Predicted 3D model of a 1406-nucleotide RNA (small-subunit ribosomal RNA) from an uncultured organism. The coordinates come from a structure-prediction model, not an experiment, and the mean pLDDT is 83. Its Rfam family is "Bacterial small subunit ribosomal RNA". The sequence is in RNAcentral, with records from ENA and SILVA.
RNA sequence: GAUCCUGGCUCAGGAUGAGCGCUAGCGGCAGGCUUAACACAUGCAAGUCGAGGGGUAACAGGUUCUUUCGGGAAUGCUGACGACCGGCGCACGGGUGAGUAACGCGUAUGCAACCUUCCUACAACUGGGAAAUAGCUCUCGGAAACGAGGAUUAAUGUUCCAUAUCUUAUAAGGUUGGCCUCAAUCUAAUAAGAAAGCUCCGGUGGUUGUAGAUGGGCAUGCGUACCAUUAGCUAGUUGGUGAGGUAAGGGCUCACCAAGGCAUUGAUGGUUAGGGGUCCUGAGAGGGUUUUCCCCCACACUGGUACUGAGACACGGACCAGACUCCUACGGGAGGCAGCAGUGAGGAAUAUUGGUCAAUGGGCGCAAGCCUGAACCAGCCAUGCCGCGUGCAGGAUUGACUGCCCUAUGGGUUGUAAACUGCUUUUCUGCAGGAAGAAAGGUUUUGAUUCGUUCAGGAUUUGACGGUACUGCAGGAAUAAGCAUCGGCUAACUCCGUGCCAGCAGCCGCGGUAAUACGGAGGAUGCAAGCGUUAUCCGGAUUUAUUGGGUUUAAAGGGUGAGCAGGCUGUGAUAUAAGUCAGUGGUGAAAGCCCGGGGCUUAACUUCGGGAUUGCCAUUGAAACUGUAUCACUUGAGUAUAGUCGAGGACGGCGGAAUGAGUUAUGUAGCGGUGAAAUGCAUAGAUAUAACUCAGAACACCGAUUGCGGAGGCAGCUGUCUAGGCUAAUACUGACGCUGAGUCACGAAAGCGUGGGGAUCAAACAGGAUUAGAUACCCUGGUAGUCCACGCUGUAAACGAUGAUCACUCGUUGUUGGUUAUGUAAUAAUCAGCGACCAAGCGAAAGCGAUAAGUGAUCCACCUGGGGAGUACGUCGGCAACGAUGAAACUCAAAGGAAUUGACGGGGGCCCGCACAAGCGGAGGAACAUGUGGUUUAAUUCGAUGAUACGCGAGGAACCUUACCUGGGCUUAAAUGUAGAGUGUAUGAGAGGGAAACCUUUCUUUCCUACGGGACUCUUUACAAGGUGCUGCAUGGUUGUCGUCAGCUCGUGCCGUGAGGUGUCGGGUUAAGUCCCAUAACGAGGGCAACCCCUAUUGUUAGUUGCCAUCAGUUAAAGCUGGGGACUCUAGCAAGACUGCCGGUGUAAACCGGAGGAAGGUGGGGAUGACGUCAAAUCAGCACGGCCCUUACGCCCAGGGCUACACACGUGUUACAAUGGCCAGUACAGAGAGCAGCUACCUGGCAACAGGGUGCUAAUCUCGAAAGCUGGUCUUAGUUCGGAUCGAAGUCUGCAAUUCGACUUCGUGAAGGUGGAUUCGCUAGUAAUCGCGCAUCAGCCAUGGCGCGGUGAAUAAGUUCCCGGGCAUUGUACACACCGCCCGUCAAGCCAUGGAAGCACGGGGG
Repeated sequence: GAUCCUGGCUCAGGAUGAGCGCUAGCGGCAGGCUUAACACAUGCAAGUCGAGGGGUAACAGGUUCUUUCGGGAAUGCUGACGACCGGCGCACGGGUGAGUAACGCGUAUGCAACCUUCCUACAACUGGGAAAUAGCUCUCGGAAACGAGGAUUAAUGUUCCAUAUCUUAUAAGGUUGGCCUCAAUCUAAUAAGAAAGCUCCGGUGGUUGUAGAUGGGCAUGCGUACCAUUAGCUAGUUGGUGAGGUAAGGGCUCACCAAGGCAUUGAUGGUUAGGGGUCCUGAGAGGGUUUUCCCCCACACUGGUACUGAGACACGGACCAGACUCCUACGGGAGGCAGCAGUGAGGAAUAUUGGUCAAUGGGCGCAAGCCUGAACCAGCCAUGCCGCGUGCAGGAUUGACUGCCCUAUGGGUUGUAAACUGCUUUUCUGCAGGAAGAAAGGUUUUGAUUCGUUCAGGAUUUGACGGUACUGCAGGAAUAAGCAUCGGCUAACUCCGUGCCAGCAGCCGCGGUAAUACGGAGGAUGCAAGCGUUAUCCGGAUUUAUUGGGUUUAAAGGGUGAGCAGGCUGUGAUAUAAGUCAGUGGUGAAAGCCCGGGGCUUAACUUCGGGAUUGCCAUUGAAACUGUAUCACUUGAGUAUAGUCGAGGACGGCGGAAUGAGUUAUGUAGCGGUGAAAUGCAUAGAUAUAACUCAGAACACCGAUUGCGGAGGCAGCUGUCUAGGCUAAUACUGACGCUGAGUCACGAAAGCGUGGGGAUCAAACAGGAUUAGAUACCCUGGUAGUCCACGCUGUAAACGAUGAUCACUCGUUGUUGGUUAUGUAAUAAUCAGCGACCAAGCGAAAGCGAUAAGUGAUCCACCUGGGGAGUACGUCGGCAACGAUGAAACUCAAAGGAAUUGACGGGGGCCCGCACAAGCGGAGGAACAUGUGGUUUAAUUCGAUGAUACGCGAGGAACCUUACCUGGGCUUAAAUGUAGAGUGUAUGAGAGGGAAACCUUUCUUUCCUACGGGACUCUUUACAAGGUGCUGCAUGGUUGUCGUCAGCUCGUGCCGUGAGGUGUCGGGUUAAGUCCCAUAACGAGGGCAACCCCUAUUGUUAGUUGCCAUCAGUUAAAGCUGGGGACUCUAGCAAGACUGCCGGUGUAAACCGGAGGAAGGUGGGGAUGACGUCAAAUCAGCACGGCCCUUACGCCCAGGGCUACACACGUGUUACAAUGGCCAGUACAGAGAGCAGCUACCUGGCAACAGGGUGCUAAUCUCGAAAGCUGGUCUUAGUUCGGAUCGAAGUCUGCAAUUCGACUUCGUGAAGGUGGAUUCGCUAGUAAUCGCGCAUCAGCCAUGGCGCGGUGAAUAAGUUCCCGGGCAUUGUACACACCGCCCGUCAAGCCAUGGAAGCACGGGGG
């Protein structure tokens, strides 16, 4: 990297009282402070009744009086009516959700323990008096609010008396019923208790009672959030008796008595929250929700209290206290928008100080009517749902223009889209018409008649919305489209810009010069008057799993047992009916939901009918199962008897070995220890050896996948006490059982306390080593501790990482204990254990597999992403150490399990290679050559940089090359092509300027022809230029390296859920995945090998330019000539080597040895380089995408540079000498090259070379060896070594030799005396050494490169180690693959938090 699993994160859907961004044509229906129960200016939101009353302030009318003719005054006379008394209402309607975890709400019941204004029905009554008071009026106080006093007055106000069907109370009896107290009813008795008027005379109102209806009150069962890091709470508390209180039961209150009551089925405490119908989501089960509408509750500035009343402890009433605001004359007063509007504030955010009582509803009233911010309407807002529109058809095998893209003479796309033609008019604009909602009531009239201000009909009147909805006519495509997205998930792709910048992002992630992910554009996709985004909820998520999950290794089995509660529980029978099942009845408000209809043009919306409302209650039945009660049973469980087993436990006694110590003796120089040492011990006698003595601790062998125990754990022998298992056969009990929260007990090691003991070992500590350091590993010592007794701690990878119990489900094999069968043994069977392998099955796999991780049942424990963290706080335990319980903030997008392929390992195994070893010669030291780095410079052009750059690109930098620098010039250009036009000025020869390029200028003047023209040159125009500028990380091609290593793959089959495996592994063998055997594999491909070339041997063919043995000739000599093909040689074709033959080993492959052979096991050498690796190298060899330059980053020219030089490195050359140098003589190659060439030979020069001159386009001619050999000299020295450097004089090439060439001669004669650490090459014609040739090339910096031959060794026959490689195996937290991954501190910044000084303020003390 890939795979399977576990597991979290994230997305696609739906929804909302929404907010924000961009945009916006219309209508219908709905909705609109989620925050500050924050504070409120202003107006309105509860009045009404004159048919209860006293009356008359205002208005209107009448009457009277008066008048300045405007009017004024009087009169309650009338309509009416301010304030007042009285009645009813104000307890409804409307708002809000602060409080409340509660009988508050929901549901189902009960009240034999209760109330109910107004309303309905029924029964009865409505008689007579009395005293006040408001108002009015007068006086007084006060700023005001308001208050005080005197006089006078009314009622349906208050009060007294009478009456009592009736009600209530008291005590008694009867009947009926029930639920304990009792209830209803009947009988007769005693006591107490009423009233209001008005009137049109019809009634209406009032009083008492009963019943109903409505509305309430109380009680109860069940349900109703989170926290146990809240476990105990409670004194009127729990109950009783009596009394009080209430409409009523009740500790509701009080007195007395008792001591209860609640709680792990969660009391008490804390946090949060109005509850429900519903609504959203979901397949459902569930989860979430309480805005609008409906029901209930609670509240009304905050807290408390009662009054009135049928009803309140009262939103727009009262009183008290508090906070706040306002007024004030400072003495006092006033107020309560959580009513409708509205204001401020808060906030991301939520509307008009609108109209009307026309309808619906409410209050009062006989009624008319009045009041009504309830309500109905309108206004604002895309806040939501629904509907409509922004046109429709055609548009030609016209695909217009612009835009955008491309492989660009052209094509694609935008796109039938537009233009254009025809049509329509929803909508829009204008004009005109114009509703329903009106029923009832009022006025009036007609009629009926039960004669009742009763009923029916007609006419007329009353509409906020509103001249609105709707309808008609006219005009004209006219007035109307946006938003988001386009890398994957997820529908939709290109260009440009940007260059880890700017930015995006729901998750993964994108952006570092070719971005489908950023920004813009074109195009596309999706939805559409909206579209996106944010927030919240459900879904997906079986990711809390009832439906429907798990716990060996992924998170997760408690360390083990005993056991209370709880849960579960064997067989048969009888009864019951709590659970369960069935039928029926009640209820489950309406709205909502579903189905079917109806009404708005449709829909949303609304309306009617039905269903559902999975629930609760009651009742009737059934009796299988569970429960309960009773009776029985024996198989679960247990007891008794017999036998047996064991390191089971507790307490004693005894034993030997070892270790250490002590004493004595022998004995002498070391011992000990380690990788190596040292510390240490030892001549004061160690270690070693021997004897005796002492001490403490542990128990070799036996001993084992052995045994025992609940786990921890248990091992010398033996005694006592004690527990347990197993087996066998019978007897007995009769379900007595299983599990087990909390609880209790046990619980390794270490640790703690007290007291002993202390031999060994040994934390801490000390010393010695190791090391960069070494607070370690190693060594020498050594204290707690290790041991015992008693007490505490209570944890471990306390593990089988696997809870306990029961039942069921193939086989094989070993072993422990017992029993049975046969006389024993062997063997077999059976019960209980301990192990191994495996079937089915299970499992993600590894694996498990009757000792389950299989199939089922019961109970308990535990898990829910990683980190933070088993941490903090709290609590409990502990002497302490610490243990138990056990979070959150914050942070990440993963963390994890199993298996796979690689890579890696200072893992192990096998094998190979000049890899090491064994050798030979070098490098590293010197000088020089050359390349590189660095430095320098105007430039020192560029590239190559571990191995795999550095005598590399370069197989030739003086100019050129040349790409660099300086300066001077050119701009369609230095080259080439096509087309058009012109020209014969071109070419050539000069002149001037200039460094040249170039500029200016003079003269001369083409070719062919079929006479039309053509070729060629030049000028000009147009189109194509040019770039060694960038990117080798965009590429092609080529190349290096691993590596000439033996490996790399495929098809089919088989195995595996899969990645993958097998084949390619195993046993041998080989140089080789070479071959053989074996084999779920059988075959195949690329590699290996072979085929190809050179070379080693022979044959044959052919003999020129090669050769010359024989024959002849010539020469000074010579294949020089005739001739010859024998030989060498040349170059074609053949042969030859194949483990073929022999011996041995082996199944085979093959190996070892041998023969023959020129050659033997690949004969030697070359070419040949698998899949791939290194983003290896090269854009400067070439090609090429993209980007960049275009009077220059292009082109021409001159000069300079690439050759610089404190230095560092690589590769070489020459040396340091005698195996040598020098001089003289002399011998032998191969392979190549040659016409602007190689040059014989001659002459000159010391020489480089020059002048002549011949041969050769080559087996013909030319270029040509050195080391070697022979002789001489030098004699160990900075030399007759070495040749650098420098001077002088020359030669040659070339336009040119200064920067900057080579060579020659003469002179000069540096370093250097064999080279540190380290390092390179080489296994035979090799190393070493010697020269020769060639390419490039005018010449040459060549000591380089590529070839050629001459001379010609040493060593190894091994694989321990270093390096590299191959194979299989093992571990892995690596996969960019160990140059990996990864841990902690620290710097700077940021976030959260703790501690402290100082300072400030406040309080206390001195």